[in-house]
RNA sequence: GGGGAAUUAGCUCAGCUGGGAGAGCGCCACGUUUGCACCGUGGAGGUCAGGAGUUCGAUCCUCCUAUUCUCC
Numbered sequence: 001g002g003g004g005a006a007u008u009a010g011c012u013c014a015g016c017u018g019g020g021a022g023a024g025c026g027c028c029a030c031g032u033u034u035g036c037a038c039c040g041u042g043g044a045g046g047u048c049a050g051g052a053g054u055u056c057g058a059u060c061c062u063c064c065u066a067u068u069c070u071c072c
Base pairs, nucleotide, nucleotide: 001072002071003070004069005068006067007066010025011024012023013022019056027043028042029041030040031039049065050064051063052062053061
C1' cells in the first nucleotide's frame, strides 16, 4: 500500500424485508431478612464510532473519515 471483518447502555452482545432501540451481567430504589446474600418488582443509563447522501422514514442502503482485528 491492497483485500476482508468489526464499531449499538459501564461490560459482553442481539437487533438483516428500511418503520417499536433491546437482552444478560453490572448500578440505584423498594419489598423480603435481625442483618448480608439470594430472590421479586420498579428505575436510571444510548449523539447506534464521526460526517455527508438516498428515502416519507436509516442501527440497517451508498460514499468519505477514524480506531481495532485479520489476510496478502
A computed fold for a 72-nucleotide RNA from an uncultured Bacilli bacterium, annotated as transfer RNA.
The prediction has a mean pLDDT of 82.
Its Rfam family is "tRNA". From the family's description: Transfer RNA (tRNA) molecules are approximately 80 nucleotides in length.